Predicted 3D model of a 74-nucleotide RNA (transfer RNA) from Micromonospora sp. CPCC 206061. RNAcentral holds the sequence, with entries from ENA.

């Protein structure tokens, strides 16, 4: 220095192709059950969907730019 993948909840990861109420699972917390733990069962809280900008009546989602992290390739 080119391409091309990827950034969403505290972790690990859907959802994007086809724009309209932001999801799981594990972690957290209250509740049941227990003699008590763990298991289990119910229910709660957790969110600048990396940034900026543009398209839209509306962007996590299209579209420029940029950033950071991967990986081929030089």
């Nucleotide at each position: 220095g080119u391409u091309c993948c990827g950034g969403u909840a505290g972790c690990u990861c859907a959802g994007c192709c086809c724009g309209g109420c932001a999801g799981a699972g594990c972690a957290c917390c209250g509740c049941c059950u227990c003699g008590a733990c763990a298991c289990g069962g119910c229910g709660g809280a957790g969110g600048u969907c990396c940034c900026u900008g543009g398209u839209u009546c509306g962007a996590u989602c299209c579209c420029a730019g940029g950033u950071c992290g991967g990986a081929a390739c030089a």
Its mean pLDDT, the model's own confidence on a scale to 100, is 81. NCBI's taxonomy places the organism under Bacteria, Bacillati, Micromonosporales, Micromonosporaceae, Micromonospora.